Overview:
Transfer RNA from a Patescibacteria group bacterium, 73 nucleotides, folded computationally. It was read from a public genome assembly. Its Rfam family is "tRNA". About the family: Transfer RNA (tRNA) molecules are approximately 80 nucleotides in length. It is annotated as a transfer RNA.
[in-house]
RNA sequence: GGGCCUGUAGCUUAGCUGGUAGAGCGCCACAUUUGCACUGUGGAGGUCGCUGGUUCGAAUCCAGUCAGGUCCA
Numbered sequence: 001g002g003g004c005c006u007g008u009a010g011c012u013u014a015g016c017u018g019g020u021a022g023a024g025c026g027c028c029a030c031a032u033u034u035g036c037a038c039u040g041u042g043g044a045g046g047u048c049g050c051u052g053g054u055u056c057g058a059a060u061c062c063a064g065u066c067a068g069g070u071c072c073a
Stems, first nucleotide, its partner, number of pairs: 001072007010025004019056001027043005049065005
C1' cells in the first nucleotide's frame, strides 16, 4: 500500500426485503424483609464509530474517513 470482517445503552448483543431502536446483565426508585439477598413493578441511560449522498423515510443502501481484527505484498 491492497483485500476481507467488525463497530448499536456502562458490558454482552438482537434488529428480516429501508418504515416509530429492543433484550439480558448492571444502575436508580418502590414493594417484599428486622436488615441484606432473592423476587416483582416502574424508571433513567442510544440521535446506531464519524462526515456526506440517495430516498417521503436510512442502524439498514452508496461514497469517503477513523478505530480494532485478519490475510497478501